[in-house]
RNA sequence: GCCCCCGUGGUGAAACGGAUAUCACGCAUGGCUUCGAACCAUGAAGUCCGGGUUCGACUCCUGGCGGGGGCA
Numbered sequence: 001g002c003c004c005c006c007g008u009g010g011u012g013a014a015a016c017g018g019a020u021a022u023c024a025c026g027c028a029u030g031g032c033u034u035c036g037a038a039c040c041a042u043g044a045a046g047u048c049c050g051g052g053u054u055c056g057a058c059u060c061c062u063g064g065c066g067g068g069g070g071c072a
Base pairs, nucleotide, nucleotide: 001071002070003069004068005067006066007065010025011024012023013022018055027043028042029041030040031039048064049063050062051061052060
C1' cells in the first nucleotide's frame, strides 16, 4: 500500500428494512434475613462519527475513526 471481517447499556450477545432496540451477567433501590448470600420486585444505562437512499435505517450505500486478520 491492497483486500476481508467487526464496532449495539459497565461486560457478553440478539434484533431478515417495520411496534416502545431484546436477553444474560453486573449495578442501584426496596422486600426477605439476626446480618449476608440466594431469591422476589422495581429502576438506571446502549446503536463509533458525518453524509446519502427510503414512507421507514442498528440493518443498505458512501467518507472518516477505532479494533482484528490476510497478502505484499
Annotation:
Predicted 3D model of a 72-nucleotide RNA (transfer RNA) from a Patescibacteria group bacterium. The RNAcentral record of the sequence draws on ENA. It matches the Rfam family "tRNA". Rfam classes the family as a transfer RNA. From the family's description: Transfer RNA (tRNA) molecules are approximately 80 nucleotides in length.